Model confidence (mean pLDDT): 82 of 100. This is a predicted structure of a 1548-nucleotide RNA (small-subunit ribosomal RNA) from a Parachlamydiales bacterium.

RNA sequence: UUUAAUGAGAAUUUGAUCUUGGUUCAGAUCGAAUGCUGACGGCGUGGAUGAGGCAUGCAAGUCGUACGAUAUAGGGGCAACUCUAUAUAGUGGCGCAAGGGUUAGUAAUACAUAGAUAAUCUGCCUUCGACCCGGGAAUAACGGCUGGAAACGGCCGCUAAUACCGGAUGAGGUGGUGGUUGGCAUCAACCAUUUAUCAAUGCGGGGGAUCGAAAGACCUCGUGGUUGAAGAAGAGUCUAUGGGAUAUCAGCUAGUUGGUGAGGUAAUGGCUCACCAAGGCUAAGACGUCUAGGCGGAUUGAGAGAUUGACCGCCAACACUGGGACUGAGAUACUGCCCAGACUCCUACGGGAGGCUGCAGUCGAGAAUCUUUCGCAAUGGGCGCAAGCCUGACGAAGCGACGCCGUGUGAGCGAAGAAGGCCUUCGGGUUGUAAAGCUCUUUCGCUAGGGAACAAGAAAGACCGGAUAACACCCGGUCGAUUUGAUGGUACUUGGUAAAGAAGCACCGGCUAACUCCGUGCCAGCAGCUGCGGUAAUACGGAGGGUGCAAGCAUUGAUCGGAAUUACUGGGCGUAAAGGGCGCGUAGGCGGCUAGAAAAGUCGGAUGUGAAAUUCCGGGGCUCAACCCCGGAGCUGCAUUUGAAACUCUCUAGCUAGAGUUCAGUUAGGGUAAACGGAAUUCCACGUGUAGCGGUGAAAUGCGUAGAUAUGUGGAAGAACACCGGUGGUGAAGACGGUUUACUGGGCUGUAACUGACGCUGAGGCGCGAAAGCAUGGGGAGCAAACAGGAUUAGAUACCCUGGUAGUCCAUGCCUUAAACGAUGCAUACUAGGUGUAGGUGGGAUCAACCCCCUCUGUACCGGAGCUAACGCAUUAAGUAUGCCGCCUGGGGAGUACGCUCGCAAGGGUGAAACUCAAAAGAAUUGACGGGGGCCCGCACAAGCAGUGGAGCAUGUGGUUUAAUUCGAUGCAACGCGAAGAACCUUACCUGGGCUCGAAAUGUAGAGGAAUAUAUCAGAGAUGAUAUAGCUCGAAAGAGUCUUUAUAUAGGUGCUGCAUGGCUGUCGUCAGCUCGUGCCGUGAGGUGUUUGGUUAAGUCCAGCAACGAGCGCAACCCUUAUCGUUAGUUGCCAACACGUAAUGGUGGGAACUCUAACGAGACUGCCUGGGUUAACCAGGAGGAAGGUGAGGAUGACGUCAAGUCCGCAUGGCCUUUAUGUCCAGGGCUACACACGUGCUACAAUGGUCGGUACAGAAGGCUGCGAAACCGUGAGGUGAAGCAAAUCCUAUAAAACCGAUCUCAGUUCAGAUUGUAGUCUGCAACUCGGCUACAUGAAGUUGGAAUUGCUAGUAAUGGCGUGUCAGCAACAACGCCGUGAAUACGUUCCCGGGCCUUGUACACACCGCCCGUCACAUCAUGGGAGUUGGUUUUACCCGAAGUCACUGACCCGACCGUAAGGAGGGAGGUGCCUAAGGUAAGGCCGAUGACUGGGAUGAAGUCGUAACAAGGUAGCCCUAUCGGAAGGUGGGGCUGGAUCACCUCCUUU
Repeated sequence: UUUAAUGAGAAUUUGAUCUUGGUUCAGAUCGAAUGCUGACGGCGUGGAUGAGGCAUGCAAGUCGUACGAUAUAGGGGCAACUCUAUAUAGUGGCGCAAGGGUUAGUAAUACAUAGAUAAUCUGCCUUCGACCCGGGAAUAACGGCUGGAAACGGCCGCUAAUACCGGAUGAGGUGGUGGUUGGCAUCAACCAUUUAUCAAUGCGGGGGAUCGAAAGACCUCGUGGUUGAAGAAGAGUCUAUGGGAUAUCAGCUAGUUGGUGAGGUAAUGGCUCACCAAGGCUAAGACGUCUAGGCGGAUUGAGAGAUUGACCGCCAACACUGGGACUGAGAUACUGCCCAGACUCCUACGGGAGGCUGCAGUCGAGAAUCUUUCGCAAUGGGCGCAAGCCUGACGAAGCGACGCCGUGUGAGCGAAGAAGGCCUUCGGGUUGUAAAGCUCUUUCGCUAGGGAACAAGAAAGACCGGAUAACACCCGGUCGAUUUGAUGGUACUUGGUAAAGAAGCACCGGCUAACUCCGUGCCAGCAGCUGCGGUAAUACGGAGGGUGCAAGCAUUGAUCGGAAUUACUGGGCGUAAAGGGCGCGUAGGCGGCUAGAAAAGUCGGAUGUGAAAUUCCGGGGCUCAACCCCGGAGCUGCAUUUGAAACUCUCUAGCUAGAGUUCAGUUAGGGUAAACGGAAUUCCACGUGUAGCGGUGAAAUGCGUAGAUAUGUGGAAGAACACCGGUGGUGAAGACGGUUUACUGGGCUGUAACUGACGCUGAGGCGCGAAAGCAUGGGGAGCAAACAGGAUUAGAUACCCUGGUAGUCCAUGCCUUAAACGAUGCAUACUAGGUGUAGGUGGGAUCAACCCCCUCUGUACCGGAGCUAACGCAUUAAGUAUGCCGCCUGGGGAGUACGCUCGCAAGGGUGAAACUCAAAAGAAUUGACGGGGGCCCGCACAAGCAGUGGAGCAUGUGGUUUAAUUCGAUGCAACGCGAAGAACCUUACCUGGGCUCGAAAUGUAGAGGAAUAUAUCAGAGAUGAUAUAGCUCGAAAGAGUCUUUAUAUAGGUGCUGCAUGGCUGUCGUCAGCUCGUGCCGUGAGGUGUUUGGUUAAGUCCAGCAACGAGCGCAACCCUUAUCGUUAGUUGCCAACACGUAAUGGUGGGAACUCUAACGAGACUGCCUGGGUUAACCAGGAGGAAGGUGAGGAUGACGUCAAGUCCGCAUGGCCUUUAUGUCCAGGGCUACACACGUGCUACAAUGGUCGGUACAGAAGGCUGCGAAACCGUGAGGUGAAGCAAAUCCUAUAAAACCGAUCUCAGUUCAGAUUGUAGUCUGCAACUCGGCUACAUGAAGUUGGAAUUGCUAGUAAUGGCGUGUCAGCAACAACGCCGUGAAUACGUUCCCGGGCCUUGUACACACCGCCCGUCACAUCAUGGGAGUUGGUUUUACCCGAAGUCACUGACCCGACCGUAAGGAGGGAGGUGCCUAAGGUAAGGCCGAUGACUGGGAUGAAGUCGUAACAAGGUAGCCCUAUCGGAAGGUGGGGCUGGAUCACCUCCUUU
């Protein structure tokens, strides 16, 4: 410079928010498995578990050119015999130590990387030299005899070799001796030497001369052999570094560590042995235990890392288990040997055989892993001269979607948007150009032809060259007749065939792409997390549709990622988990300034190595790809070498700023010991004195007439030190307080001098360490766990009271923990300030003090930047940095268990797991709540009046009853409520009788002609039967209307008010509820709306990071109170006139009243005072009315899943000869009882009788109904008037005037009952009203409790209306008459509003929540023991075998004439030793009667501990007590509310 690569988040704690923090998901991957499905091809891959057992076949043989021999075939020969070809058992050679399998063991005798070997070996192969002479003795095969079931042998005899054994030679090797050179110590290389010692084998082909009787000698070529030197390749040994867990494994080690000598090995070495010494390893983790083949690499990841070690490759280890050697170049040997053991098989019971962790295959176990295939054609290997033989290595095929890659299942046109399905708002939509249909194509498949490459070689023969004496033989090269393919007639290709044969799986609430219907009804089920399902489920099951991937899809399991959730890159510790209680100090880590040296760290260059494969890049080959081939990069590493010198280390020489020492001054409740002091408490003695004292919310226990309490004097004892006293002082912390003395530690200030980095931190370690507690001995006044008694209480193992023991105090020794807290480790440096306070020096001024200023040290508050999740911290940091230490990693289980350790004990330190949950937590926000606080309001209390609760009756409800007593309403806010009126009807309920397209509505189609009216009969009626009369319009078609039939549908007061609309109640006519913009805060949110005043009011004013606005408040509306104007009929009548017994009766009038329309009026407008010059408040004037004049209508955002599906409407569900509909009768009116709301009373403020007076509003034609008459009366007769300011209902009653009653169950009260009537109505029996007469009950003012009302109100009196045939009305809604009392005030009860505070509540205190007990389930600790594994120590026994020794025994080669020797063998002995046995331990696991706590669970039991001041503030440590939470004592903390005071700060 270029190219390439280069990091995603989400859900879930809350009412909401931010943070912390865990859980879960989306991605990639796999030797996988499972479910559903399945067309083809290529390339890969496939026993991961029982290194469990294995039937059967195959997996290592080959060489006749080493040797003798045999058999068969053929030839030659008379025969003996011989030749050729083929084959082979045996001797011999080479191979069998490779290839192939597996991962049990092994934490280092292994592996990886880099080195060493001057401490080594090596068959076959290559190169270079030298040599191969001459002898000997056996033995298998074979033959004979013989044992045994077999396996396998035994004896005798014959024979060969490249088998075996001597001898010769010695280029050379190995030793000895001498010398030279080199190096790195042992040593290495070379030279010399009259020194010692060490070799051998033939076989095959060919041949001219010469020799020989022949064989042959001889020559030559090839091959083989021996020896030596080198190479290549391989192996052995050693060193360094690296890579698991655990310290709840802390000490390990006797061949152990070293030396000397010896043995042994290819070789070093305690490798082995004898002797000597006493060493060696370890906190940088020895020893032990657990786990594990290692690596190249693989997966994932942005990377750093994390996980992993299938296939392929390298190394190691193993071969039924354990031990052992032999052979060999190489083994302690997978398909060799010996022994022991387990197992399996054969057996004639005597004895034998075996080892698939080779390829196939089988059984077992397991979630799970293939064919008992073909071939040596290729590649490679073994043997051979070669041909060739062998090869489950390998090449191929087969099986398995196990993985990766590729291809197909068709393409174009095609709207009547077909049918069918599904949905539907019934219009339609969707499936969907999808199908059908038309046209086209044929990959793959099927079928019929053609048809490769992988083959190189081998080889008759020919030619050239080499070697040779040679043209021969042989070797090399060129040409080459002929010939070699398992896969396979496969790949490929051509023709034919017909869209023909080829699509599934998962998902569809959010995360996360994709939605509806039906079924189900907390059931069935789903679920990765959150969570769905209790009658409208996009979450369950099915369907339609859709989404994703696709010959696969999904699930499960596993790894990495996301997870910065172990943080090297890249986290934290005030309150979330986390600073050690505090100091001293060891190791370690880190370390001031100036020079020089060196070069360990550090940074460059070079060299070697980092195998190949893999990865990446660039090319190439299979049609592409996967796959394969080629080249390059890379492999971040290690080693060697050579440079640089800034920084760090090291060494050297200096410095003074860190640190320390000396001097002077100063300071304090610092520590230890001793002495002394006064006040108070209690006790004792004596005196005075008398009936109580004491204690509490109130009491009681207790003390006291034996004289207390009180008071005076004197005495004793112990403990603690008022005031000063203070966010003041000292100390490392715990902690320290009367005064004095002695001893002693530290700090600070000042000034010079000295040392010269001596420093900081600090794992282990050591020391100190409140209170409680323990031990021993003292002491004991007060206080006071435990305990006792008294109260309180449902209980009270508590709070309160009276007592009271340990203890508290002293001495000595333990304990070692606290909310041991600033919840803040230590040290150093830097970074705005202000104020106070304590100690000190200095300066100014002064005679001095006071005072002022600078500065150092300590301490406290406020505050800026910065930091923080926020709260907050802020030069005393929680800011900015550095060094070192400690600690944390979700909640619970648990600071528990086990182990170890400390302690006399109590206990302390260290410190898990199973299991369980999806949270736990911090800070802050908005609400709600508080037996928190402040302010305010309301008939809330208080002050009053009248009641209710007692009686009788009415009415509603509950309950009970019933065939039914229809249903709803249920604290306030249901209960004279729905119902403004149940005898039938209403009516929904019950009994019985009927109807079924229906009692009523609509459409279509068919049939009919009526419809309707009347009469009779049956019936309880509905209804049925019968009879008579009987269509309209239109010319017709037909229409209308009705009946009937069929169909679509009707109907339902059936369910769901928790699916809904609408309406209503309630908080509450309370004053609140919000928005826009701006500002503040990461955010939820806040501000505005808070504050000071004021108001009935978020009403108004002032102020203010707010400025405005909306819904509410108020006003606008209606009624009423005053006046005016207009208008006068049906209303009115002052003046005038007429008339009557009388009356606005008449004329008239328009004044008044009144009517009903429009106006006026009241607004704090005026005055005085207060108040901030405000809002406003108090008083006053005027006025009919005064501060909203009175009343009504009017009800914010919302709350209560409040009420209503039976007013109405309506989704869904249910019903359809019934849950619909018609009818009769009954019921809703029942009645031991309870409650609510009322009426009437209990009487003299009254009753009765008589007389007299004054309203308003309302209603009236199916109506109100006058007068008159009849009746005691209800009422009847009657009919005028009136659709109404005209007539009627209609006499208002209390009141007033008089009379009487005289306090009694009455001349009160009127229930109940009887009789007789009357009215309405089809009908008053169940079940109406009223009347008359008679009867004459309870009741004499009402317990606890409780309601209404603040003025025309309460109380009291009557009148009217709606509903309605009548009426249950004493109700409801209205109207007028008469007409009060009281309010000091806001402490308390209730409700509400605002501000503030605490909170563990948010379903919001009717909240939350703790512990015992009981039941069930789960995991776990202890446990007398039982049992298994592993390991250690000691001893016993001891196979095979190496080694050592070995009298007697045996033996061919060599020596010797021989005797014999050398040498060897068998046997024996010894050492070592596997397996086995005995005894004692260590560690680990399983199980165990019983037992401990823990977790979870549906509404179980007992209490109420905590959260608010949680009703006794809570919590921590400790002791003690108690069913339990827990209580109490001692000390500590604020992570306590509230009130008061003090101090400090900020602003002015």
Record summary:
The RNAcentral record of the sequence draws on ENA.